Small-subunit ribosomal RNA, 5' domain from a moss metagenome, 493 nucleotides, folded computationally.
Model confidence (mean pLDDT): 86 of 100.
Rfam family: Bacterial small subunit ribosomal RNA.
RNAcentral holds the full RNA, with entries from SILVA.
[in-house]
Context: one part of a larger RNA
Order: sequence, then structure tokens, then C1' cells
RNA sequence: GGACGAACGCUUGCGGCGUGCCUAAGAAAUGCAAGUCGAACGGGGGCUUCGGCCCUAGUGGCGAACGGUCGCGUAACACGUGGGCAACCUGCCCUGAAGCGGGGGAUAACAGUUUGAAAAGACUGCUAAUACCGCAUGUGGAUCUUUAAGGCAUCUUUGGGAUCUAAAGGCGCAAGCCACUUCAGGAUGGGCCCGCGGCCUAUCAGCUUGUUGGUGGGGUAACGGCCUACCAAGGCUUCGACGGGUAGCUGGUCUGAGAGGACGACCAGCCGGAUUGGGACUGAGAUACGGCCCAGACUCCUACGGGGGGCAGCAAUUAGGAAUCUUGCGCAAUGGGCGAAAGCCUGACGCAGCGACGCCGCGUGAAGGAUGAAGUCUUUCGGGACGUAAACUUCUUUUAUCGAGGAAGAAGAAUGUGACGGUACUCGAUGAAUAAGCCCCGGCUAACUACGUGCCAGCAGCCGCGGUAAUACGUAGGGGGCGAGCGUUGUCC
Repeated sequence: GGACGAACGCUUGCGGCGUGCCUAAGAAAUGCAAGUCGAACGGGGGCUUCGGCCCUAGUGGCGAACGGUCGCGUAACACGUGGGCAACCUGCCCUGAAGCGGGGGAUAACAGUUUGAAAAGACUGCUAAUACCGCAUGUGGAUCUUUAAGGCAUCUUUGGGAUCUAAAGGCGCAAGCCACUUCAGGAUGGGCCCGCGGCCUAUCAGCUUGUUGGUGGGGUAACGGCCUACCAAGGCUUCGACGGGUAGCUGGUCUGAGAGGACGACCAGCCGGAUUGGGACUGAGAUACGGCCCAGACUCCUACGGGGGGCAGCAAUUAGGAAUCUUGCGCAAUGGGCGAAAGCCUGACGCAGCGACGCCGCGUGAAGGAUGAAGUCUUUCGGGACGUAAACUUCUUUUAUCGAGGAAGAAGAAUGUGACGGUACUCGAUGAAUAAGCCCCGGCUAACUACGUGCCAGCAGCCGCGGUAAUACGUAGGGGGCGAGCGUUGUCC
């Protein structure tokens, strides 16, 4: 000198765009943040012009594994980069081929009885389905076996045989549309493996028994000591194993001429976490923030028998701290979930609010104006300085206030649809009107005098000032620098 998610002191007119708990991954009032489908189903309720329409607790489907948040853990194939999978999975979506026949038994809701303070149940009876279960069919697919060809060992392709294996309807007058089943391919998203790369410490030198490898078996979507039985005795290490400390990684950011150094806030990608620890279930996908079970701590309700909870979602509260915002508006846009659609939901998101926290822009007037007013400071008392500065004259109106008009963002033609917002912007009126501070002036370092003080009070980044004429302390006048900011502190280069 530059930079900052900054803080503190003094000061403060406006706008745009950003940005805002770096500390206690402490605690946790209140509200909201994930629903939707009646065109899957039976029932219940409401309205009715008797055509039908609307609402919905429950069964069922899809979603809730996304989006949002935080950085605890992790020195690791976690991340980055480049490869591999003849060792894998993939709901919804796209393309292609084929199919959708005929049956059955339940169950919630509901009704009745009943337990409990509640949370929540128990028994009996009735009922539906795109819920559940047999049977049929088999384009196909799976397993086993066999023939031939190819490859990279496991394999791939082709022909034959045996066994097994699917489905669901809804809407519509209809055409048809949306669903459903099996298979193949694609796309997307993931899983696994490997090469290389990126912290400190030797005052950590040896580490390891599922450890290293093999065989058989199990398990997984899949390879694998992933697990298990047996066998062998291996495997890693001064090119730093093992241990300890610290830490999410990256694109990037800051600085620097570069090389490098430091950092990883916002935004984007990946990973990890959801009160602490453990576990699985469902599912295409989770070992699941607003799901389940168990245990611990904490907390709430209780009729003392027993129950409920989890903001590292958005606001808000409290604590901690030098320090970090509104319990706002809207689904209008973009995007997501569900739905045939209308639409519903969406604290994602779009906006607004607060904070000079940062960057950028604008303003606080312009021109003229000397007997150089008054005043203040200084003086050798002659004068000098503030100083064209002011007053005064003329002008302008950015900004401000008021009034009028008034968007784009909203689409494929028409109609309709805007939270922001009567905002931005435009025009007019009024009137210099509404708007300047902060730090410094001994040298480094731009800028000097007077008074007060008298090694006191104080200053100070370093050198150092102050003990009676202090350009270094305090005040005043003047001056210098930056300017809606200016200084100080902290951290990095």
C1' cells in the first nucleotide's frame, strides 16, 4: 500500500447492487416451512331447478431420499483430476416389441360393546378398490443343460430341451385419452475400483491377527476379509508406516511484476451431520432434519398408572460475545410435488423491511462581488491572516416537498392474471431552499503560530516529547489530507 462476512470512536443527505451469528453443532416460547389426487375405492355430510354439483375422516397411489440448513466429524478414494466396471442398480421420462383372460378371501372407514386422565387402544359385526392372493396365457424374461462361433479368465452371441414367471382399471355418447404388465434399448441419477495431487509433528520408529494371501460357503444391485470355517505366514514402514495435533475438499478469493504466500464468507459442485449413541423397516432410491424402534441426557403434561418433544428450515426468543437483521408481503415470475385438467401446496424462490457492513453513483449550489465589512487570531502596534470567504446582485433546481401521468417484468392468437407498487420513470409547481464531517500538522510524512501546563497533566507506530519561552501535552487561530465518511483495533499478503 492492498484486502475484510469485521468490531470500536466521532459524524451522517439520497439512490442502485450486493451482503449480514466468524462465538455456544448452547437451549428452545409461538406461527409457518410437504403435500396432493373424488377421473383408484366404499362411506359420511351439504346444496339442488332432481340433471347434477361441492366438501371430506379412512383405504389406496405418487411425493415426502428433492428443495432448505449447518460444517460436528473426517488426513479418508472424503475431495480434485484422469481412467476402469466382461463386477453393478436406476421410480418418473423417451423409443421399440408384446399383452391386459377368468376367479377368490379379507380389511379400514362405519355400527355396537368396552378400557384409559390423556396419548392411545381392545372385542364383535358389515363393506369397496388401481389394496391383497391363487389360476390361465408367455411376445418375452429368469435358472439349469446342450450345440456352434467369438472374446479378456469369470463371459458374449446363436440354435434345441426342462422348470419357473405378469397385469387394473378410470374418464368419455363415441373416437380416444390417462393408467397397468413383461421385455429390449436410451437418457438421467447413482454404486464400486484404480493412477496421480493437496496440512503440521520423529520430543511419535516400529505397526498389524480378519491382520496379508488362498480354498469352500454366506451376503450384496455388484467386486471384495464384506462376513464365516479351514489352511499358509504374511502385509505396511525413514520415499515417514503407526501415533498425536489441526482441518470439510474444490471451482475460487485476497495479495504479489511474477514465482509464491495466505484463505475457502457469499455463489456453484462434491462429501458429511440433523439432541447424543445404536438399529433396522418401507421404498427405484434412506440406513431417512420436520419417519419408526431402543438406550442416555435435557425438557413438558399427568388423575402418578403413564404419555409427549427435538429450529445446524424461515422469522422470532434466550444465552454467549467486540459483533451480525423482520415473529413482513406474495405464489405475479422462475422452479419443485401431486393432479387428465381446473387447481392446491411450496419461509425454495420473487420481493419488501433493518444495518454507511461493502462497492459504485449523486448532492450539500453556480457566476459576479473589496473601501478587503464586522468578528476572531496574531503583531515589531505600522500591520498581517481567515478572505471572494461572507453580506449583496444575478441565475439554476440535481436533490427535497407537493401535484399530475405512470410502466416493462405477462406468456403461443384472444380474454384473464403483478407481491413488488401508484414503485421506477416522465412532466409541472415552490424555493438556495432539506444536506459536512473526521483525522492529522517534531522526523519518517503533506501541513505553524499563540496561550495554558511545568518530567505534572499527558502523548506515542518507531525514534522519542514534557523538569518555565514545548511547531511533539491541552485549547484557540491558521494549515494539510480524505470526504458521507474519517480514524483506531484485529487478521492476511